RNA sequence: GCGGGAUUCGUAUAGUGGUAGUACGUCGGUCUCCAAAACCGUUGGCGUAGGUUCGAUUCCUACAUCCCGUG
Numbered sequence: 001g002c003g004g005g006a007u008u009c010g011u012a013u014a015g016u017g018g019u020a021g022u023a024c025g026u027c028g029g030u031c032u033c034c035a036a037a038a039c040c041g042u043u044g045g046c047g048u049a050g051g052u053u054c055g056a057u058u059c060c061u062a063c064a065u066c067c068c069g070u071g
Base pairs, nucleotide, nucleotide: 001070002069003068004067005066006065007064010024011023012022013021018054025043027041028040029039030038047063048062049061050060051059
């Protein structure tokens, strides 16, 4: 240089065009002499910029970061 893949709450991971889920975690509560465990509730997210579309996490383009292959 070329080709390919990934990017979603703090972490891990679903979600192939119609209001973004789950688990752990944070926080609050119940229980307990206290703590842990358990249970209930809460919190918080689509890498950036454009394009297509009535509507984009999803499709297209460029860029950024990381990974793999190749010369």
This is a predicted structure of a 71-nucleotide RNA (transfer RNA) from a Candidatus Moraniibacteriota bacterium. Its Rfam family is "tRNA". By type it is a transfer RNA. It was read from a public genome assembly. Its mean pLDDT, the model's own confidence on a scale to 100, is 83. The organism belongs to Candidatus Moraniibacteriota, within Bacteria.